[in-house]
Context: one part of a larger RNA
RNA sequence: GCCGGCGAGUUGCAUUACGUGGCGAGGUUAAGGGGUAGACCCGGAGCCGUAGCGAAAGCGAGUCUGAAUAGGGCGCUUAGUCGCGUGUUGCAGACCCGAAGCUGGGUGAUCUAUCCAUGGGCAGGUUGAAGCGCGGGUAAGACCGCGUGGAGGACCGAACCGACUCGGGUUGAAAACCGGGCGGAUGACCUGUGGAUAGGGGUGAAAGGCCAAUCAAACCCAGUGAUAGCUGGUUCUCCCCGAAAUGCAUUUGGGUGCAGCCUCGCGUGUUCCACAUUGGGGGUAGAGCACUGUUUGGGCUAGGGGGCCUACAAGCUUACCGAACUCAGGCAAACUCCGAAUACCAGUGUGCUAAGCGCGGGAGUGAGACUGCGAGCGAUAAGGUCCGUAGUCGAGAGGGAAACAGCCCAGAUCGCCAGCUAAGGUCCCUAAGUUUGGCUAAGUGGGAAACGAUGUUCGAUUGCUCAGACAGCCAGGAGGUUGGCUUAGAAGCAGCCACCCUUUAAAGAGUGCGUAACAGCUCACUGGUCGAGUGGUCGGGCGCGGAAAAUGUAACGGGGCUAAAGCCAAACACCGAAGCUGCGGGAUCCACUCAUAAGCCGGCGCAUGGUGGGUGCACCAUGCGUCCAAGCGAGUGGUUCGGUAGGGGAGCGUCGCGACGCGAGUGAAGCGGCCGCGUAAGCGAGCCGUGGACGCGUCGCGAGUGCGAAUGCCGGC
Numbered sequence: 001g002c003c004g005g006c007g008a009g010u011u012g013c014a015u016u017a018c019g020u021g022g023c024g025a026g027g028u029u030a031a032g033g034g035g036u037a038g039a040c041c042c043g044g045a046g047c048c049g050u051a052g053c054g055a056a057a058g059c060g061a062g063u064c065u066g067a068a069u070a071g072g073g074c075g076c077u078u079a080g081u082c083g084c085g086u087g088u089u090g091c092a093g094a095c096c097c098g099a100a101g102c103u104g105g106g107u108g109a110u111c112u113a114u115c116c117a118u119g120g121g122c123a124g125g126u127u128g129a130a131g132c133g134c135g136g137g138u139a140a141g142a143c144c145g146c147g148u149g150g151a152g153g154a155c156c157g158a159a160c161c162g163a164c165u166c167g168g169g170u171u172g173a174a175a176a177c178c179g180g181g182c183g184g185a186u187g188a189c190c191u192g193u194g195g196a197u198a199g200g201g202g203u204g205a206a207a208g209g210c211c212a213a214u215c216a217a218a219c220c221c222a223g224u225g226a227u228a229g230c231u232g233g234u235u236c237u238c239c240c241c242g243a244a245a246u247g248c249a250u251u252u253g254g255g256u257g258c259a260g261c262c263u264c265g266c267g268u269g270u271u272c273c274a275c276a277u278u279g280g281g282g283g284u285a286g287a288g289c290a291c292u293g294u295u296u297g298g299g300c301u302a303g304g305g306g307g308c309c310u311a312c313a314a315g316c317u318u319a320c321c322g323a324a325c326u327c328a329g330g331c332a333a334a335c336u337c338c339g340a341a342u343a344c345c346a347g348u349g350u351g352c353u354a355a356g357c358g359c360g361g362g363a364g365u366g367a368g369a370c371u372g373c374g375a376g377c378g379a380u381a382a383g384g385u386c387c388g389u390a391g392u393c394g395a396g397a398g399g400g401a402a403a404c405a406g407c408c409c410a411g412a413u414c415g416c417c418a419g420c421u422a423a424g425g426u427c428c429c430u431a432a433g434u435u436u437g438g439c440u441a442a443g444u445g446g447g448a449a450a451c452g453a454u455g456u457u458c459g460a461u462u463g464c465u466c467a468g469a470c471a472g473c474c475a476g477g478a479g480g481u482u483g484g485c486u487u488a489g490a491a492g493c494a495g496c497c498a499c500c501c502u503u504u505a506a507a508g509a510g511u512g513c514g515u516a517a518c519a520g521c522u523c524a525c526u527g528g529u530c531g532a533g534u535g536g537u538c539g540g541g542c543g544c545g546g547a548a549a550a551u552g553u554a555a556c557g558g559g560g561c562u563a564a565a566g567c568c569a570a571a572c573a574c575c576g577a578a579g580c581u582g583c584g585g586g587a588u589c590c591a592c593u594c595a596u597a598a599g600c601c602g603g604c605g606c607a608u609g610g611u612g613g614g615u616g617c618a619c620c621a622u623g624c625g626u627c628c629a630a631g632c633g634a635g636u637g638g639u640u641c642g643g644u645a646g647g648g649g650a651g652c653g654u655c656g657c658g659a660c661g662c663g664a665g666u667g668a669a670g671c672g673g674c675c676g677c678g679u680a681a682g683c684g685a686g687c688c689g690u691g692g693a694c695g696c697g698u699c700g701c702g703a704g705u706g707c708g709a710a711u712g713c714c715g716g717c
Stems, first nucleotide, its partner, number of pairs: 001717006011092004016087008026048003032042003052059002062074004095233002098230001102223006113197009122187001124156003127152001131148006160184003164181005199215001201211003236651006246259005260365002262362007271355001273351008286338001287336002292332003296328004303321002305318004368393007376385002398409003413585004418581003424575003427559003433572001435570005445561001451545002455542010472529005478502003483497003508523001512521002586641002589638006602627011652706001654703010670690005675684003
């Protein structure tokens, strides 16, 4: 890991609601007793109900408050109670598994820590303390030398004890080892045996170390099914409806209470919703500047500064600052002289198988996500955050967006080898057009800004132009004059000022290059040549540049596409979904119809059979007749049928019990298979094999009643 088996809302007592049954202004017994012992009988204590109100005395269909015969509060005008079943809740382990822990009583110092008693061990080598002897030395010493001596938590190094480092090992040879090197090795040394200290306790040269592979409180058993607002798991089927991720509060924030939203029952009966219309209030968007503020420029001007003048006072002046006033122009969530669209409230009408509201039983939710629109926060950042509003996902499949919860289209009851459409598409992959008119040349399309540019196309406007424009070419481009000033110089061309006149077809007191300054080249301007358009400005369409990233083209899904298979406009076709339609089937709810042709349920009567009992009686089964009603059912028409949490409904199957009815050695159950039936869980009109003794149907009752998941438990492989 797979397979098989086991594996989780139970039970008791209370409570409340619904269903159902008995009795009913009543209902019912409990302990206990009798007994034919799961029957039945007795037992009325007690409990609930039948009257309430008041704190109470108390009064009473009323009562309390109150001065009140007022008003108001709570009541009265009746239905309960005892079983059974189901849902829920409370108390109990209370759906199951899961802590770390807490408490009590015990067991441990054969490991290890320290201590006590008594034993054992330390190759070999080195150094050479004190003391002592001899010699020297001294007055005597001290002292010095040579010997002797053999001290030391002395030195080197085996055993022994340790464990610094590298490598190996790391499902190991080993739950701490192996190899090489390493530290101590007469000491606070190592070690044998016996003994002592015990769990909030010991022991500790102290690391929270060690106390039997366990230590910030050992181990075993018990309290114990501790508690777990946490995680995981929780077993058959079908049908109807179907949420929430919000508000308030919370030692609250991943929990809970109440409300909101879902479901089921009862009641009410259009109150809901949509649209139309009538009537309302509003201060948002926008706009505006009348208020509150803010703000640019001008005018005017009180006041202030500067200048002139001045003994003082005063005066004059100012391209200084500047209140107020005024003209023109702006800004505002906390400005408003104004002011929508929507939205909201109310009345009336119309439409609608579409709800709304009240009371009660049961919930779940209370982590939301993205997208569009309106705001705040942030940086007019975020797949950011927080509100409002709408949608989708959540709980929604299908088609489109290559792929892609939240985008676009569209809401899947089932079947069909039928049709029409939506979004989106129609060259090939790939279902469907190689349609029409323009545009684009950039593979733009198929990623991006400010900004830049004789890209190209369309429009508007304007200048010049056959009296010859624009471009090119030929020629002229002069004189006063080197204008004046400045300057070393300044002659068109450093700079300042002025910018005239003449000749002329035309020519600036000069557009640029150039010189030290001149010179020189050139332009404006003019003539000629040529022969038809040529300049400017503004706007629109589509393109160009701006443009750098990490595995591999990789910024059309790919191929590939250029009068398109790109872009704009237009027209007609077609494709395209679980949408819509067609045909057929099912379920659901509503309305109407049916009582017979067969029939169920219910009431009544008769007959037969059976059981109980006390003869009439009661119950059950069967048959016949009859009646009510429209409950089951049948028919017709219509509605609806995505679905998580969750609510409601109807069923299947397993084991056992009771009653009735059946099968079985001519082969039960079980097991393997075939064939078939049902909307599902499932079932057998039947058959074959195996097996060898019990099993089944109907009705009712009762549960140790359904497994794929719990790092589930046990077994097998």